[in-house]
Context: one part of a larger RNA
RNA sequence: GGAUGAACGCUAGCGGCAGGCCUAAUACAUGCAAGUCGGACGGGAUUGGAGAGCUUGCUUUCCAUGAGAGUGGCGCACGGGUGCGUAACACGUAUGUAACCUACCUUGUUCAGGGGGAUAGCCUCUCGAAAGAGAGAUUAAGACCGCAUAACAUUGCAAUGUGGCAUCACAGCGCAAUCAAAUAUUUAUAGGAACAAGAUGGGCAUGCGGAACAUUAGCUAGUUGGUAAGGUAACGGCUUACCAAGGCUACGAUGUUUAGGGGAUCUGAGAGGAUGACCCCCCACACUGGUACUGAGACACGGACCAGACUCCUACGGGAGGCAGCAGUAAGGAAUAUUGGUCAAUGGGCGGAAGCCUGAACCAGCCAUGCCGCGUGCAGGAAGACGGCCCUAUGGGUUGUAAACUGCUUUUGUACGGGAAUAAACCUUGAUUCGUGAAUCAAGUUGAAUGUACUGUAAGAAUAAGGAUCGGCUAACUCCGUGCCAGCAGCCGCGGUAAUACGGAGGAUCCAAGCGUUAUCC
Numbered sequence: 001g002g003a004u005g006a007a008c009g010c011u012a013g014c015g016g017c018a019g020g021c022c023u024a025a026u027a028c029a030u031g032c033a034a035g036u037c038g039g040a041c042g043g044g045a046u047u048g049g050a051g052a053g054c055u056u057g058c059u060u061u062c063c064a065u066g067a068g069a070g071u072g073g074c075g076c077a078c079g080g081g082u083g084c085g086u087a088a089c090a091c092g093u094a095u096g097u098a099a100c101c102u103a104c105c106u107u108g109u110u111c112a113g114g115g116g117g118a119u120a121g122c123c124u125c126u127c128g129a130a131a132g133a134g135a136g137a138u139u140a141a142g143a144c145c146g147c148a149u150a151a152c153a154u155u156g157c158a159a160u161g162u163g164g165c166a167u168c169a170c171a172g173c174g175c176a177a178u179c180a181a182a183u184a185u186u187u188a189u190a191g192g193a194a195c196a197a198g199a200u201g202g203g204c205a206u207g208c209g210g211a212a213c214a215u216u217a218g219c220u221a222g223u224u225g226g227u228a229a230g231g232u233a234a235c236g237g238c239u240u241a242c243c244a245a246g247g248c249u250a251c252g253a254u255g256u257u258u259a260g261g262g263g264a265u266c267u268g269a270g271a272g273g274a275u276g277a278c279c280c281c282c283c284a285c286a287c288u289g290g291u292a293c294u295g296a297g298a299c300a301c302g303g304a305c306c307a308g309a310c311u312c313c314u315a316c317g318g319g320a321g322g323c324a325g326c327a328g329u330a331a332g333g334a335a336u337a338u339u340g341g342u343c344a345a346u347g348g349g350c351g352g353a354a355g356c357c358u359g360a361a362c363c364a365g366c367c368a369u370g371c372c373g374c375g376u377g378c379a380g381g382a383a384g385a386c387g388g389c390c391c392u393a394u395g396g397g398u399u400g401u402a403a404a405c406u407g408c409u410u411u412u413g414u415a416c417g418g419g420a421a422u423a424a425a426c427c428u429u430g431a432u433u434c435g436u437g438a439a440u441c442a443a444g445u446u447g448a449a450u451g452u453a454c455u456g457u458a459a460g461a462a463u464a465a466g467g468a469u470c471g472g473c474u475a476a477c478u479c480c481g482u483g484c485c486a487g488c489a490g491c492c493g494c495g496g497u498a499a500u501a502c503g504g505a506g507g508a509u510c511c512a513a514g515c516g517u518u519a520u521c522c
Base pairs, nucleotide, nucleotide: 001522002521003520004519006518007517008516009515010514013374014373015372016371017370018369019367020366021332026330027329028328030327031326032325035074036073037072040071041070047064048063049062050061051060052059053058081285082284083283091209092208093207094206095205096204097203100202101201105198106197107196108195109194110193111192113147115145116144123136124135125134126133127132153178154177155176156175157174160171161170162169163168183190184189185188211257212256213255218248219247220246223245224244225243226242227241228240229239230238260282261281262280263279264275265274266273267272287308288307289306290305291304310321311320312319313318338364340363341362342361346360347358348357349356350355377408378407379406380405387399388398389397390396391395414458415457416456417455418454422449427444428443429442430441431440432439433438434437466511467510468509469508470507471492472491473490477506478505479504480503481502487494488493
């Protein structure tokens, strides 16, 4: 000198764009953050209308409406948060997978025949303070289960051919065994099953690379390898049995400490050094530890079970909970924001769609935390005014064209008006072309931010400057007070009666809505 997720002191007019718990992965009141589908299913409270009976306010029929639960499907593995752990194939980079999986989506081929038994819900009961649990009767489905059909699927046996990179891979004449489906409606769409391929996303393995300490020198029994079996989507001591005695290490094993990694960021001419906030990619975690279930995918932040600590409810028998989601609270701390608005846009989930959900997202609020921009006027004006300060003091210097005064302008602010873009789709209606759907065109509909940005008019210099420093380094000097006191100080140092170094004043210098100090990095 540059930089910062900064803090503190003094000061403060505005806007744009960014950023905002670095500490206690501490504990959390309250609200919201993941639902959706009635075009899968049984049902149906409520409300409205019409009618009938008639005891005139009840019963019943039809039409419409269709809440809350329940079965089922898809989603909840995304999105959002945090950096505890991890020195590791975690990450980066380059490969391999002849050792693998992949819901939804795309393409292609081939199918979907005929049955069955239940169970939620509803109803009737029982137990319990509650959370909830149990019994009986009854009912539906793309829920569940047989049967049929079946190969380019899987498994076993297997003639033959081709290729490679060792295990092998691919093609394949045959034989045998095994496995499938689901319907809905507006009748053409949406779905269903099997297989092959693609796309996307992952799993696994390997070479190389990036922390400290040798005041850590030896470490290791599933340890290292083999055989067999099991397990997995898949290779593998991944697991088990048996056999062998191996494996790593001064090119640093093992141990200890520290730490998420990268793209990048800061600095520097570069080499390098330091950092890993915000944004993007990967990893890990979800009160602590463990476990699996479901599923294409989890060993699952707002799922389950067990144990533990903590908090809460209780009728003392027993139960409930997990903000490292968005706000917010307490605590800690030098220190870090609103219990806001909207799904209008972008994106996601479900749905045929309308749509619903979305603290993702888009916006607004707070904070000079940073960067950038603008303003606080401009021109003229010498009796060089008054006042202040200084001096060699009837005078001079300086503040200083500064003020007054004259003219001009109106950014900004104030008042009153006008007023966007972000929106094009979906959808509805109409038209055209192929044919009852798709494509194109036209019209209509939709804005949280927002009466915001922007803009017009009016009056009026009106609404707007501070901070630090002035001995040398280092730009900027005099007077007064103090008297080794009070104090200053980054280093050298200053102060003991003439202090340009302390305190005040005048003046000056440097930055400027900021200026200084502290901390840290280069």

Small-subunit ribosomal RNA, 5' domain from a metagenome, 522 nucleotides, folded computationally. The coordinates come from a structure-prediction model, not an experiment, and the mean pLDDT is 85. Rfam family: Bacterial small subunit ribosomal RNA. The RNAcentral record of the full RNA draws on SILVA.